[in-house]
Context: one part of a larger RNA
RNA sequence: GUCAGCGACUUACUUCUUAGUAGCAAGGUUAACCAAAUAGGGGAGCCGUAGGGAAACCGAGUCUUAAAUGGGCGUUCAGUUGCUGGGAGUAGACCCGAAACCGGGUGAUUUAUCCAUGGCCAGGGUGAAGGUUAGGUAAAACUAACUGGAGGCCCGAACCCACUUAUGUUGAAAAAUGAGGGGAUGAGCUGUGGAUAGGGGUGAAAGGCCAAACAAACCCGGAGAUAGCUGGUUCUCUCCGAAAUCUAUUUAGGUAGAGCCUCAUGUAUUACUGUCGGGGGUAGAGCACUGUUAUGGCUAGCGGGUCGUCAAGACUUAGCAAACCAUUGCAAACUCCGAAUACCGACAAGUAUGAGCAUGGGAGACACACUGCGGGUGCUAACGUCCGUAGUGGAAAGGGAAACAACCCAGACCGUCAGCUAAGGUCCCAAAAUUGUAGUUAAGUGGGAAACGAUGUGAAAAGGCCCAGACAGCCAGAAGGUUGGCUUAGAAGCAGCCAUUCCUUUAAAGAGUGCGUAAUAGCUCACUGGUCGAGUCGGUUUGUGCGGAAGAUUUAACGGGGCUAAAACUACAUACCGAAGCUACGGAUCGCAAUAAAUUGCGAUGGUAGGAGAGCGUUCUGUAAGCCGUUGAAGGUGAACUGUGAGGUUUGCUGGAGGUAUCAGAAGUGCGAAUGCUGAC
Repeated sequence: GUCAGCGACUUACUUCUUAGUAGCAAGGUUAACCAAAUAGGGGAGCCGUAGGGAAACCGAGUCUUAAAUGGGCGUUCAGUUGCUGGGAGUAGACCCGAAACCGGGUGAUUUAUCCAUGGCCAGGGUGAAGGUUAGGUAAAACUAACUGGAGGCCCGAACCCACUUAUGUUGAAAAAUGAGGGGAUGAGCUGUGGAUAGGGGUGAAAGGCCAAACAAACCCGGAGAUAGCUGGUUCUCUCCGAAAUCUAUUUAGGUAGAGCCUCAUGUAUUACUGUCGGGGGUAGAGCACUGUUAUGGCUAGCGGGUCGUCAAGACUUAGCAAACCAUUGCAAACUCCGAAUACCGACAAGUAUGAGCAUGGGAGACACACUGCGGGUGCUAACGUCCGUAGUGGAAAGGGAAACAACCCAGACCGUCAGCUAAGGUCCCAAAAUUGUAGUUAAGUGGGAAACGAUGUGAAAAGGCCCAGACAGCCAGAAGGUUGGCUUAGAAGCAGCCAUUCCUUUAAAGAGUGCGUAAUAGCUCACUGGUCGAGUCGGUUUGUGCGGAAGAUUUAACGGGGCUAAAACUACAUACCGAAGCUACGGAUCGCAAUAAAUUGCGAUGGUAGGAGAGCGUUCUGUAAGCCGUUGAAGGUGAACUGUGAGGUUUGCUGGAGGUAUCAGAAGUGCGAAUGCUGAC
């Protein structure tokens, strides 16, 4: 892991509540117990028939009060005892699951420390004290040699340890092996016997050790401890169908009341559309208030300056500036104004399988998610976060969006090799237009992106110049005073400064547009003539393209192929495809309506938590001394038929002795999941 078996809402109660059902009924009923024993007896007790008050007490009333014209609760409405179902309470109370707590015992053959008594430590080295002799001294001290053999001394086996590294890591081994390493006469190692016990021991202290898991051992018991937590919870079909909100909470992943679901009973409302009547201060707008704000004007004041016997003050103005005036903005906590919606009420009709409300039984739920719209917060960041509002998901399958809970279309009762459509599509993959008309795009734009940039290109409306010849090209001219003045080494149109930059000749020609020279020179432009012969020039608005544009597994920013008078984009048009939508035909169940009935008509039937209803099957009991069975039961394994399903019926083979209809009753009553339990492989 698979298979088989086992495996979870039970049981009790003089308890409470509710629905159904049965008996009796202003009454109902017994409990213990007795007993001739499911009979009969037993009426103690309980509930009901009257309430009000804290109570005394009063009583269809009573309480409040000094007293109530008052106010509160009552005065009408049948109960009660069983049984069955739903729920609650108390019990382990649907099942499994702690870590822990307490009690009584068992452990020091491991290990920690201690006690008693034994054992062990090759070999080599160093050479303390002391001693002897000699020297030395007044005597000592002292010196030398020899002797001596100390030491938690040195090197190193046994022995003890465990510092490094490799192997091993389903090992040879639940801690070892190899190669090295440390101690090795000591606080040494070790044998045997003994002592200390669980909030206790022992500890050269690491929370270490106390028999291979010790921040409180192990075994049994209290015990089914408790678990607002996790996991699991077994057959079928039908009807309805949520919530993830508010309030409270030692409350926030729990619970209670309310909202939302369901069932029963009752009542007669409810929703949408329309008309009419309401209140409002949002969006917008505005600046009349409160604030804020830009420019100009006017003008107090402030600042600066001049005058003043530096007093009063006068005069003045590069600056700042209240108020006021004109023009102009901004505001959730501004409003002279002010919608659309929404909300409230009334009325009438239509539509809706009464969808509303009330009472009672049963819940679940109180982690929500995304999208659009109105906002707060954040960075007008987030698949962010918090409200409001609508939708969808949650609990919704189908078609589209390549794939894609929450987007678009659309809500699956079942069947059909029928039809029509929605969103979205119609060249091929791949169902349907290589459809039509008029345009646009050349960028594969389409098929990712901004500020900004640009003679891309289409459209529109204005404007300038133009046959008295425009624009572009080509030919020619582009002069004189003068090298204007100043400056400067030089400055001559062209380093720089100044100047109403003038005058003359002209068809025209600047005291000069640029290149150039040291400065001149030279080239060129403006401007003019000729040639040519019809449009040309710069802006504005707009459609569509271009650049801006560099990334990480793979081309990878059309799903792919591929597409250019498109298979792209814009506008219009006609076909077609396309879903579990709608229709057609057949069938099922439920509801409503009609009908005497058969039946017909209309409508409904997605669904998690959950509520309600109807069934299937298993074991046992009665039915059953019945029925089936060696002419073959149960069980096993195939087949056929059958039912909407759980299932049922018949039969082949196997098997070899029991099984059991029907209708009732009672449950150890249905397994795929619980890191479920046991067994097999």